[in-house]
RNA sequence: CGGAAUGUAGCGCAGCCUGGUAGCGCAACUGCUUUGGGAGCAGUGGGUCGGGGGUUCGAAUCCCUCCAUUCCGACCA
Numbered sequence: 001c002g003g004a005a006u007g008u009a010g011c012g013c014a015g016c017c018u019g020g021u022a023g024c025g026c027a028a029c030u031g032c033u034u035u036g037g038g039a040g041c042a043g044u045g046g047g048u049c050g051g052g053g054g055u056u057c058g059a060a061u062c063c064c065u066c067c068a069u070u071c072c073g074a075c076c077a
Stems, first nucleotide, its partner, number of pairs: 001073007010026004020057001028044006050066005
């Protein structure tokens, strides 16, 4: 430098193809059970969906651009 993939809650991920209420597991918090720890059960909170712009009645999803990370290739040494 060229190509590709990924970016969603504290962590790991689904949802994207085919636009229509933002979800799952773990973790955290609260309550109950327990002498306590652990564990179990029930519940609660937590999101600029990487940034910006566009299309649309409506965008995590489609389009453009930028950023970050990873992989492959090329170049130089």
This is a predicted structure of a 77-nucleotide RNA (transfer RNA) from an Alphaproteobacteria bacterium. NCBI's taxonomy places the organism under Bacteria, Pseudomonadati, Pseudomonadota, Alphaproteobacteria. The coordinates come from a structure-prediction model, not an experiment, and the mean pLDDT is 82.